[in-house]
A computed fold for an 86-nucleotide RNA from Desulfuromonas sp., annotated as c-di-GMP-I riboswitch aptamer. It matches the Rfam family "c-di-GMP-I riboswitch aptamer". Rfam describes the family as follows. GEMM was predicted in a large-scale screen for bacterial structured RNA regulatory elements. It was read from a public genome assembly, where an Rfam model found it. The prediction has a mean pLDDT of 84.
RNA sequence: UUCACGAAAAACCAAACCUGCUGCGAAGCGGGGGCGGAAAGCCACGGGUCUUUCCACGCAAACAACAAGAUCGCCGAGCUACCGAA
Numbered sequence: 001u002u003c004a005c006g007a008a009a010a011a012c013c014a015a016a017c018c019u020g021c022u023g024c025g026a027a028g029c030g031g032g033g034g035c036g037g038a039a040a041g042c043c044a045c046g047g048g049u050c051u052u053u054c055c056a057c058g059c060a061a062a063c064a065a066c067a068a069g070a071u072c073g074c075c076g077a078g079c080u081a082c083c084g085a086a
Stems, first nucleotide, its partner, number of pairs: 005084002012037002017032006035073001041079002045076003048071005
């Protein structure tokens, strides 16, 4: 130095909930707040989950297929990264 690993220390992120805004919606962003996190950093590539539209069926609701979105704090993959005990 690199890989692996995760003691300590310094940093970091920020669940639920409250609130303002955006969106048909899932949800996202800002403020507060901390459940937690060694990648809870980035990325929608492959899955999963969720939302919306249209048509068919149908009393209606729901559901299936296609399409378009959301979610990385659901999982895998890819890329990058603080510290340095065992």